About this RNA
Model confidence (mean pLDDT): 77 of 100. Two RNAs folded together computationally: RNase P RNA and transfer RNA, 408 nucleotides in total. It holds a member of the Rfam family "Bacterial RNase P class A". Rfam classes the family as a ribozyme. Rfam describes the family as follows. Ribonuclease P (RNase P) is a ubiquitous endoribonuclease, found in archaea, bacteria and eukarya as well as chloroplasts and mitochondria. Rfam links the family to the GO terms tRNA processing, dimeric ribonuclease P complex and ribonuclease P activity.
RNA sequence: UGCUGGACAAUCGCUGCGCUCUGAUGAGUGGAGAGGAAAGUCCGGGCUCCGAAGAGCAGAGUGCCAGAUAACUUCUGGGGGGUGAAAGCCCACGGAAAGUGCAGCAGAGAGUAGACCGCCUAAGUCCGUCAGGGCUGGUAAGGGUGAAAGGGUGCGGUAAGAGCGCACCGCGCGACUGGUAACAGUUCGUGGCGAUGGUAAACCCCACUCGGAGCAAGACCAAAUAGGAAUCCAUUGAUGUGGCUCGCGUCGGAUUCGGGUAGGUCGCUUGAGCUAAGUGGUGACGCUUAGCCUAGAUGAAUGAUUGUCCUAGACAGAACCCGGCUUAUAGGCA
RNA sequence: CGGGGUAUAGCACAGUCCGGUAGUGUACCUGGUUUGGGACCAGGGGGUCCUAGGUUCGAAUCCUAGUGCCCCGA
Numbered sequence: 001u002g003c004u005g006g007a008c009a010a011u012c013g014c015u016g017c018g019c020u021c022u023g024a025u026g027a028g029u030g031g032a033g034a035g036g037a038a039a040g041u042c043c044g045g046g047c048u049c050c051g052a053a054g055a056g057c058a059g060a061g062u063g064c065c066a067g068a069u070a071a072c073u074u075c076u077g078g079g080g081g082g083u084g085a086a087a088g089c090c091c092a093c094g095g096a097a098a099g100u101g102c103a104g105c106a107g108a109g110a111g112u113a114g115a116c117c118g119c120c121u122a123a124g125u126c127c128g129u130c131a132g133g134g135c136u137g138g139u140a141a142g143g144g145u146g147a148a149a150g151g152g153u154g155c156g157g158u159a160a161g162a163g164c165g166c167a168c169c170g171c172g173c174g175a176c177u178g179g180u181a182a183c184a185g186u187u188c189g190u191g192g193c194g195a196u197g198g199u200a201a202a203c204c205c206c207a208c209u210c211g212g213a214g215c216a217a218g219a220c221c222a223a224a225u226a227g228g229a230a231u232c233c234a235u236u237g238a239u240g241u242g243g244c245u246c247g248c249g250u251c252g253g254a255u256u257c258g259g260g261u262a263g264g265u266c267g268c269u270u271g272a273g274c275u276a277a278g279u280g281g282u283g284a285c286g287c288u289u290a291g292c293c294u295a296g297a298u299g300a301a302u303g304a305u306u307g308u309c310c311u312a313g314a315c316a317g318a319a320c321c322c323g324g325c326u327u328a329u330a331g332g333c334a
Numbered sequence: 335c336g337g338g339g340u341a342u343a344g345c346a347c348a349g350u351c352c353g354g355u356a357g358u359g360u361a362c363c364u365g366g367u368u369u370g371g372g373a374c375c376a377g378g379g380g381g382u383c384c385u386a387g388g389u390u391c392g393a394a395u396c397c398u399a400g401u402g403c404c405c406c407g408a
Stems, first nucleotide, its partner, number of pairs: 001334004006309007014033002017030005035315001039326002042324005047214004054246004059210005064078005079093001080091004094205002099203002101199002116143002118139003123136005151169006170193001171191005176185003218266004228257006237251004273292008310313001335407007344360004354391001362378005384400005
C1' cells in the first nucleotide's frame, strides 16, 4: 500500500416482496434484508423547485503541463522544486519588472539601503617638537544585530576598498535545438547583476469556473384556513428564498393575541449498477458481448437465545442516489 | 435527515475582519481602613487561546482535518 473484516446450525421475533386463502382485518408459505467506511458533510454531479435562470457589479472557488471523467478541490501520466546516503517520501507549484500594505524586538541601517566597531588618510584643511595627530572625508573586504543586510570564489587593482576590471561558477534576457505542452540543454549571443530582496494560506492583478436552495426538495389526493382584536409601516412602496442594481411577475404588508386542523400516496431505488470474458490505452479509463437484480423503513426493521469450532471477533448502523476526498478501524493474508 | 453558529483565566466576555505585548469585569490572595464583618482603596497571582498538522521570520488570529456544545428547518 492492497485485500479481508468470525464461520456453521437450530428456535423465537422484525421490515419489504412474490404466491395461495379470506368479504375485510388478517393467516399460511417461499425467498431477500447495512458498510468499507453507511461517518464527517469537505468537494463534484444527477434529480427537484424557485422568476425566462437573463445582464452588470459584488462575492466565492481553483491555479505547472497533457489527459481521464457526467463533473470535480478527484484520478492518471509527465515536468519542476524540497528533503534524504539511497530506496523513497512530500509540494495551495500563476504573478512581487501594475499598484497598495506589512516586517514586533534587536540593530548604525529593514526597503529610491546603511558608517556602530573596524580599515584608509589619496584629496581639502588645522596643529606640530616633522615621529605624527585632529577635523572634513573615503570605504560595504572584516566584525556585530537579525528570520532576512542587496550574487560566490580567486587574481588584478586601490590610500583603503568596491563587478571597478578579468577568469570560472551562479543569475537574467534573446535565439537555436528537442518536446503536443509544462519544461529541458557540456549550444550560441548578450547583460556587471542595487537589474529582479521577502511576504499574495495580506489586499490585489491575470486566467478559468460558479444563479440560489435542498427529498423536511417537490408533485398529487384530502381536512381545516370561520368570525376577529391590537400595534406599526406604506404607494418614488411591499413582496416573489437571489448579496445589490436593472429587467420580469403579483399586490397592501409585517408583528402580537386569540381560534381551527388529519393525514395519506408518490418521489424511493434498474443504476454514470454489478459480475465474467474479450479488446484499445504506459495508465486513469473506454468499448463490445454474455449473465444477474442485490435493503427501501417513516417511531423508523436487519435482533435475541442456545450449541459447536477457531486466531475469541476492531471501527462502526442505510433514510433520495452516485463519483471522490478525509477521518476511525483489533486481528488475519499478500 | 438537512442547514448554521460557537469554543480564550474558576465564571461571563473582548481581542480574530487587517498576524508581532493575551486583556476587561467578577471570583481568589496580600496589605490598608473598621471594635469585627461587608463595602471601599492599593498591590499581586492565575492561560496547552478546544485538539493535530501546515503557511509565515513569527499564528488566539490565515489554511486544512478532527472533537465538544448550542440553534434552526415539516